The RNA shown here (SAM riboswitch aptamer (S box leader)) has 110 nucleotides and comes from Geobacter sp. UBA6169.
Model confidence (mean pLDDT): 88 of 100.
The sequence was found by an Rfam model in a public genome assembly.
Its Rfam family is "SAM riboswitch aptamer (S box leader)". Rfam links the family to the GO term regulation of gene expression. Rfam's curators write: The SAM riboswitch is found upstream of a number of genes which code for proteins involved in methionine or cysteine biosynthesis in Gram-positive bacteria.
C1' cells in the first nucleotide's frame, strides 16, 4: 500500500512544552496568541480483537492485555432516488427519510 466486513446522532479532562495554523480534500460554517494543531506526563471514554467471569442459547459482565478516542452528528454540505412543502412552474429551490462517494478506527487477507 490494496482489499473484505462491522461500527460512526453516545461518551471523556488538568497540566508541560511548542508556536501559527487546524477541523481529511472542495465549499461553508467553526476552533485558534485569553495559545488553537502537535508532542510529552497524569486521567478518563469505549467496548473492535484477544483475556477472564457467566451463559443451554440469544443476549450479559469485567476492563487484565492489544488498538482506538477525549471540539461542534465523520460539524455541514459535496452523487442518486422518493416523500412533501414553495414557487417566477414541461424548469428551480427548500426540508426529510433512504441508498451511494468519501473519510475515520477495529478485525481479517493480499
Nucleotide at each position: 500500500u490494496c482489499u473484505u466486513u462491522a461500527u460512526c446522532a453516545a461518551g471523556a479532562g488538568c497540566g508541560a512544552c511548542c508556536g501559527a495554523g487546524g477541523g481529511a480534500c472542495u465549499g461553508g460554517c467553526c476552533c485558534g496568541a485569553a495559545g488553537a494543531c502537535g508532542u510529552c506526563g497524569c486521567g478518563g471514554c469505549a467496548a473492535c480483537c484477544g483475556g477472564c467471569c457467566a451463559c443451554c442459547a440469544c443476549a450479559g459482565g469485567c476492563g487484565c492485555g492489544g488498538u482506538g478516542c477525549c471540539a461542534a452528528u465523520u460539524c455541514c454540505a459535496g452523487c442518486g432516488a422518493a416523500a412533501c412543502c414553495g414557487u417566477g412552474c414541461u424548469g428551480c429551490g427548500g426540508u426529510u427519510u433512504c441508498g451511494g462517494c468519501a473519510g475515520a478506527u477495529a478485525a481479517g487477507g493480499a